[in-house]
Molecule: transfer RNA
Organism: Parcubacteria group bacterium CG1_02_40_25
RNA sequence: GGGGAUAUAGCUCAGCUGGUAGAGCGCUACAUUCGCAUUGUAGAGGCCGCCGGUUCGAAUCCGGCUAUCUCCA
Numbered sequence: 001g002g003g004g005a006u007a008u009a010g011c012u013c014a015g016c017u018g019g020u021a022g023a024g025c026g027c028u029a030c031a032u033u034c035g036c037a038u039u040g041u042a043g044a045g046g047c048c049g050c051c052g053g054u055u056c057g058a059a060u061c062c063g064g065c066u067a068u069c070u071c072c073a
Stems, first nucleotide, its partner, number of pairs: 001072007010025004019056001027043005049065005
């Protein structure tokens, strides 16, 4: 320098053929216990790496950029 992959909650990851975002673990409160743990219920937490384009509508499609991983030289 060229090719490919990935970027979504604190962490690990889903998200079907565009229709307004979820799970597990973790966190908070309550119940349970003498207390802790376990278990149950409820809740908080993300405008989806950044900038544009297409569309009535974009996490999803297209382009560029950034970061990480990988292959070739």